[in-house]
RNA sequence: GCCGUGGUGGCGGAAUUGGUAUACGCGACGGACUUAAAAUCCGUUGAGGGCAACUUCUUGUGGGUUCAAGUCCCACCCACGGUA
Numbered sequence: 001g002c003c004g005u006g007g008u009g010g011c012g013g014a015a016u017u018g019g020u021a022u023a024c025g026c027g028a029c030g031g032a033c034u035u036a037a038a039a040u041c042c043g044u045u046g047a048g049g050g051c052a053a054c055u056u057c058u059u060g061u062g063g064g065u066u067c068a069a070g071u072c073c074c075a076c077c078c079a080c081g082g083u084a
Base pairs, nucleotide, nucleotide: 001083002082003081004080005079006078007077010026011025012024019067027045028044029043030042031041032040046057047056048055049054060076061075062074063073064072
């Protein structure tokens, strides 16, 4: 250089057909239990704004297609694997 696979909350990782983004686990925070703690159990947990109802934004970056894009198309960046 070329080919392939991948990049999603703080971390791992789903979303398989284009149709509720962040299921599930870990972690964190609050609570129960305990003399205290561990373990266990219950609740909350992407970000900004708002007293609240609610609202805006977010899938590596920038474009495109579409009523609708994490998903399809183009360019680029990064990681891993293969190859001369």
About this RNA:
The RNA shown here (transfer RNA) has 84 nucleotides and comes from a Patescibacteria group bacterium. The coordinates come from a structure-prediction model, not an experiment, and the mean pLDDT is 82. NCBI's taxonomy places the organism under Bacteria, Bacteria candidate phyla.